[in-house]
Context: one part of a larger RNA
RNA sequence: AGCGUAUGGUGAAUGCCUUGGCACUAGACGCCGAAGAAGGACGUAAUAAGCUGCGAAAAGCCAUGGGGAGUCGCACAUAGACAGUGAUCCAUGGAUAUCCGAAUGUGGAAACACAGCUGGAGUAAUAUCCAGUUACAUAUACAUGAAUAAAAUAGUGUAUAAUGGGGGAACCCGGGGAACCGAACCAACUUAGUACCCGGAGGAAAAGAAAGUAAACAAACGAUUACCCUAGUAGUGGCGAGCGAACGGGUAAGAGCCCAAACUAAUGGUAGUAAUACCAUUAGGGUUAGGACUUACAAUAAAGUGCAAUAUAUGAAUGUAGACGAAGAUAUUUGGAAAGAUACACAAGAUAGGGUGACAGUCCCGUAGUCGAAAUAUUGGUAUAAGCAUGAGUAAGCACCAGAGUAGUACCGAGCACGAGGAAUUCGGUAUGAAGGAGGGAGGACCAUCUCCUAAGGCUAAAUACGAUCUAGUGACCGAUAGCGAACAAGUACAGUGAUGGAAAGGUGAAAAGAACCCCGGGAGGGGAGUGAAAGAGAAUCUGAAACCAUAUGUUU
Numbered sequence: 001a002g003c004g005u006a007u008g009g010u011g012a013a014u015g016c017c018u019u020g021g022c023a024c025u026a027g028a029c030g031c032c033g034a035a036g037a038a039g040g041a042c043g044u045a046a047u048a049a050g051c052u053g054c055g056a057a058a059a060g061c062c063a064u065g066g067g068g069a070g071u072c073g074c075a076c077a078u079a080g081a082c083a084g085u086g087a088u089c090c091a092u093g094g095a096u097a098u099c100c101g102a103a104u105g106u107g108g109a110a111a112c113a114c115a116g117c118u119g120g121a122g123u124a125a126u127a128u129c130c131a132g133u134u135a136c137a138u139a140u141a142c143a144u145g146a147a148u149a150a151a152a153u154a155g156u157g158u159a160u161a162a163u164g165g166g167g168g169a170a171c172c173c174g175g176g177g178a179a180c181c182g183a184a185c186c187a188a189c190u191u192a193g194u195a196c197c198c199g200g201a202g203g204a205a206a207a208g209a210a211a212g213u214a215a216a217c218a219a220a221c222g223a224u225u226a227c228c229c230u231a232g233u234a235g236u237g238g239c240g241a242g243c244g245a246a247c248g249g250g251u252a253a254g255a256g257c258c259c260a261a262a263c264u265a266a267u268g269g270u271a272g273u274a275a276u277a278c279c280a281u282u283a284g285g286g287u288u289a290g291g292a293c294u295u296a297c298a299a300u301a302a303a304g305u306g307c308a309a310u311a312u313a314u315g316a317a318u319g320u321a322g323a324c325g326a327a328g329a330u331a332u333u334u335g336g337a338a339a340g341a342u343a344c345a346c347a348a349g350a351u352a353g354g355g356u357g358a359c360a361g362u363c364c365c366g367u368a369g370u371c372g373a374a375a376u377a378u379u380g381g382u383a384u385a386a387g388c389a390u391g392a393g394u395a396a397g398c399a400c401c402a403g404a405g406u407a408g409u410a411c412c413g414a415g416c417a418c419g420a421g422g423a424a425u426u427c428g429g430u431a432u433g434a435a436g437g438a439g440g441g442a443g444g445a446c447c448a449u450c451u452c453c454u455a456a457g458g459c460u461a462a463a464u465a466c467g468a469u470c471u472a473g474u475g476a477c478c479g480a481u482a483g484c485g486a487a488c489a490a491g492u493a494c495a496g497u498g499a500u501g502g503a504a505a506g507g508u509g510a511a512a513a514g515a516a517c518c519c520c521g522g523g524a525g526g527g528g529a530g531u532g533a534a535a536g537a538g539a540a541u542c543u544g545a546a547a548c549c550a551u552a553u554g555u556u557u
Stems, first nucleotide, its partner, number of pairs: 001556009015542001016507002020478002022475007029467002031167002039100003042055003046078002050074002061094006070082003105114003115134007136164002138161007171202001172200005182189001186238001212221002225252005235243002256459003259403001263284009290401002293397005304390004310385005316379005322371003328344001330343004345362002347351001353365003408432007418444001439454005494501002514541001517528004
C1' cells in the first nucleotide's frame, strides 16, 4: 500500500407520516366603484422584527342573536388585566375607516408638497388647528352672452343627477388580426378568424317572434337557444392536405309583445282679410287572427281574465351562528401506555371519518336521525293597490296607410360547410336606383305556374356558457427532487436599470417531563447525575442506505 472483517464518523437516500396540492362531481352564488373600488403605503399590542387582524374610535367600538368557561391572534415568556352582572369565541346589522390609488382643489419622482372658499376652534394680534367644499365630460334647467345693427348662435357661470371615468378568474358581443405548422417542397389552401391587441356589457351575454322552413300540382310545420341523432352523410377541395352542413326526428325550456303610418283632437308657429293649408309638439287611434275611413247590425262598460314591471302586507322554503343525539368507568392479562389478547355484555335510522400513550361501534369529537334565527340574503306562493293588456265587435263597401337613397342592378370584397363556381341567400365599399298591396320578397342561376312570407323600426324571461368565490363530497391522483412556483416569513429571500426571472427549506417525544446539580474546558463541546419505554429520541433531534474518512484486526506483496 492492496483486499477483507469488525466498530465508529460523515452523509443524507430509503421506509413510514401529512398540515399542502391536483382533478372531478353536486349545489349555492355571481359583479365591485366618486356613498371613493380593486390594490397598496404608513401606522396600530405593556414589551413586537415577520405574518394575521384592524385604522388616530387602530389584534379593536356598538347593537342583536348564538354559546357557556375560561380568555388577552400565529406565539409555548414575564408583567398586568377581563370573565356566571355571561368574557374570549361564532353569526347578522351598524360605527370608525390615516395617506396613495379612476384619484377628482393645484402640482407631483404614488403613499408627498402647496392652495382658494364657507363655517368653527384658538390668539392681544399673527400663527396654528378642525369640518365641509373646489377635477373633467355628459344630460337637463336657469342666468349671462361675442365676432355682427338687431336677433340668434358659439362661449361662460350656477344648480341638479347614487350620471360617466377605474377594477374584475373565466365565460359573452363587437373592431382589428399573425406565424410556426400540415400539405412529406410550396404559392391558393391549412394552422385560424386560433394566438394576440383594442372597445363594450352582464350575472350571464348574444339570439329571438318569419319578406322562415317545407312541398312540387302537393301536403305539412310554426320565435330564439342548447343537447342527442341525422352524419363524417350531402357537399366543398392545387377534387391534394383537408374543410364539412342543412332539412327532418327526439329531448331541455317555453312567451310573447311595442312602435312608425293612415285617421282624429288640442296647443303653438308660418301664409292668408278669412275659410283654410302647411309645419312642429303633445294626446288619442293602430300594429298583420292587418289597420284607418264609410254604412248597417251588435254593444255603449263593467264583471271576469291575464301581466315578464312597481309598492305594501303575509306566509313558506333555502342559506348566513347553532342544538339534541344510542351502547362497557366490565374483568383478567402483556406493556411505559390498551384501543391489543382472553372472557362476558350492550347499541345500531348511528360499524362514515378523525382523535385519544399500539389496532376503540359502546372514551372524546362526530355519524344516522331530529330540531333551530332577533338580524340579514335569495327564490317561489298568496292577497291588496295603482298601472297595463284583454274584454277578440261582425258584415259589406271604400282603396287611405303599412318603415327609400331603401330593395334591386353593375363592379370589387367579405361571410355563408360552399376556394367564382351554374352560386341562390347574408353583409360591406363605389356607381346607379324601383314598386306602392292588382304591390313586394323567397322557394340554390334564370323564366312561368304554384306555394310560403310581408324587408328596409324596436323590446323580450327560461332552457345555454364560465368559475374569481362559498358549501358538501369523491379519487386504480401526488406524498416533500413528488403534488401548485409556494405543506415552512412564497410570488418570500435573491438576481436584474427595467420588463421580468425566481428558489431552497416538513418530522424530538405520548407528554418538555427540553437535562437541576457536579466535573474538564476561555468557549464550543464532552463526562457523570437526573427525565423518559427509549437519549444509539438531546433540540445539528423519527428511520438513518451508499459514496467518503478513521480506528482495531486478519491476510497478501
Predicted 3D model of a 557-nucleotide part of an RNA (large-subunit ribosomal RNA, domain I) from an uncultured Clostridia bacterium. The coordinates come from a structure-prediction model, not an experiment, and the mean pLDDT is 83. Rfam family: Bacterial large subunit ribosomal RNA.